[in-house]
RNA sequence: GGAGUCGACCGGGCGGCCGCUGCCGCCGGCAUGCCGGCGGCGGAGGAAAGUCCGGGCUCCACAGGGCAGGGUGCCAGGUAACGCCUGGGGGACGCGAGUCCACGGAAAGUGCCACAGAGAGCAGACCGCCUGCCGGCGCGAGCCGGCCGGUAAGGGUGAAAGGGUGCGGUAAGAGCGCACCGCGUCGGUGGUAACACCGGCGGCACGGCAAACCCCACCCGGAGCAAGACCAAAUAGGGGAGCGAGCGGCGCGCGAGCGCCGCGCGGUGUGGCCCGCACCGGCUCCCGGGUAGGUCGCUAGAGGCGCGCGGCGACACGCGCCCCAGAUGAAUGGUCGCCCCCGACAGAACCCGGCUUACAGGUCGGCUCCCGCA
Repeated sequence: GGAGUCGACCGGGCGGCCGCUGCCGCCGGCAUGCCGGCGGCGGAGGAAAGUCCGGGCUCCACAGGGCAGGGUGCCAGGUAACGCCUGGGGGACGCGAGUCCACGGAAAGUGCCACAGAGAGCAGACCGCCUGCCGGCGCGAGCCGGCCGGUAAGGGUGAAAGGGUGCGGUAAGAGCGCACCGCGUCGGUGGUAACACCGGCGGCACGGCAAACCCCACCCGGAGCAAGACCAAAUAGGGGAGCGAGCGGCGCGCGAGCGCCGCGCGGUGUGGCCCGCACCGGCUCCCGGGUAGGUCGCUAGAGGCGCGCGGCGACACGCGCCCCAGAUGAAUGGUCGCCCCCGACAGAACCCGGCUUACAGGUCGGCUCCCGCA
């Protein structure tokens, strides 16, 4: 200098003016929490997103256990918990830094393995190879064809053909025998463990698929801040008390009762008053539930920063300092000036830990490989 890999961080800046919103202080008004004014402080993100996991919180359910259903799945640790994170093991890729992996069980059972292929799971003779027999050809070595057998070495099909390589062996072959590797099993050593290494034995039995059913181990009650709690107007309806003038008939209903009609009573209107006529028929208070509306939940928390200390690390402990949005038609904006590399994805709605996805451009650091120079 080039190429690469991993991690941390920023996400236009400064100033003036005018607004919006929360809290605090002062002043004024009404009367005890609202309004107005002034001043001060705070006011979106690394993902606020997707709502995919886990937890807090709230209500409901719940003795305990089981079935069903769902999830997770190498080992150890971290954590409130997790499907997250850290460290380690194994496998795959890369020269490497490093990256990726649902990575328990296929000798409990069932199922599937398309196409091709003779055969796809208690294997399989299509070609080839070999012994024998028969026929033909050739002087002969032998060649060609057919048949009975042997053979899984070689070819061919396939993602996959019943361990691999080599030597021996054989008619040709074959774990048939042997060595090494693989596999299984037993033992030993190291490691908390996953696992690794070493030795003995077994001639190989045990193809693949469990994000197919299934088996094993562990975990999981449901709903969600429109959770939930409190205050509480008007109208209608419910219960109670007091006051009030009711009576009769008819209809409906099992009934409490309801409806209609007539007479009477009360009220209002008309009118100076009475009769008459028209309209209306309960009134007052209390209680309970509860709608509109309001308040709380609502932001001080598994919180941030710094230092020390334990740990490889995730993280934990101790001390000190700080308060850092809390709206509810829902604020975080508008405008002007200057500057630069001309600004991406995107907006909180109960909170927190993760994962995933989107993202213009930029800064810093660790490490790896290659080239050059000294």
Notes
This is a predicted structure of a 374-nucleotide RNA (Bacterial RNase P class A) from a Gammaproteobacteria bacterium. Taxonomically the source falls in Gammaproteobacteria (Bacteria, Pseudomonadati, Pseudomonadota). The prediction has a mean pLDDT of 78. It matches the Rfam family "Bacterial RNase P class A". Clan: RNaseP clan.